[in-house]
């Protein structure tokens, strides 16, 4: 240094719910709050999932579709603490 994570150091993050705001929605941001997490740090590169405003189709109900979203769905890339030492 790569690799690994049973124990260990200082700690870190923050699910659901709820309040406020943004958004057509999915969802996001902030406060409270902890279900959990050894990357539950970052990153939309690959797969997957969610939404459907506008568009297109339909007599209508509806259907379809990402340019929208999800990193706590999986993988990849990249950065980091401790120990093995």
């Nucleotide at each position: 240094a790569a690799a690994a994570g049973a124990a260990u150091u200082g700690g870190g993050c923050a699910a659901a719910a709820u309040c406020g705001c943004c958004g057509a929605a999915a969802g996001g941001c902030g406060g409270u709050g902890a279900c959990g997490c050894a990357a539950a740090g970052c990153u939309g590169c690959g797969g997957g999932u969610c939404u459907a405003a506008a568009g297109c189709c339909u007599u209508a109900u509806g259907g379809u579709u990402a340019u929208g979203a999800c990193a706590g769905c999986c993988g990849g890339g990249u950065u980091g603490c401790c120990u093995u030492a």